A computed fold for a 109-nucleotide RNA from Mucilaginibacter sp., annotated as SAM riboswitch aptamer (S box leader). The sequence was found by an Rfam model in a public genome assembly. Model confidence (mean pLDDT): 79 of 100.

RNA sequence: UGCUUAUAGAGAAAGACGGAGGGAUUAGACCCUGCGAUGUCUUAGCAACCUGUGCUUCACAAGGUGCUACAUUCUACUUAUCAGCUUUAGCUGAUAGGACAGAUAAGUG
Numbered sequence: 001u002g003c004u005u006a007u008a009g010a011g012a013a014a015g016a017c018g019g020a021g022g023g024a025u026u027a028g029a030c031c032c033u034g035c036g037a038u039g040u041c042u043u044a045g046c047a048a049c050c051u052g053u054g055c056u057u058c059a060c061a062a063g064g065u066g067c068u069a070c071a072u073u074c075u076a077c078u079u080a081u082c083a084g085c086u087u088u089a090g091c092u093g094a095u096a097g098g099a100c101a102g103a104u105a106a107g108u109g
Stems, first nucleotide, its partner, number of pairs: 001109007013043005021032003026076004044068003048065003051061004072101001077098009
């Protein structure tokens, strides 16, 4: 880095450094941010998957990966339904679903 499978519910922050953007990517919206974000380090914590243990529909441990604002934040592509406009070819909006893309884990090349 590619592929396959599973998941998206919940959970969990202090200190130091640093100094402007950040919430994956493009655009818009929304949100966080000089009351110092994002990030790095230290310590602490959480327990999703793997692993281990037990009294095995579950609980515990915290070894590996991961995580510790809110939310895969919403829209974009597509399908269905409804409504509006309309030059009858379409456009716009709302709701629901799907896809794409991204994230994490396990396996694999």
The source organism's lineage runs through Bacteria, Pseudomonadati, Bacteroidota, Sphingobacteriaceae and Mucilaginibacter.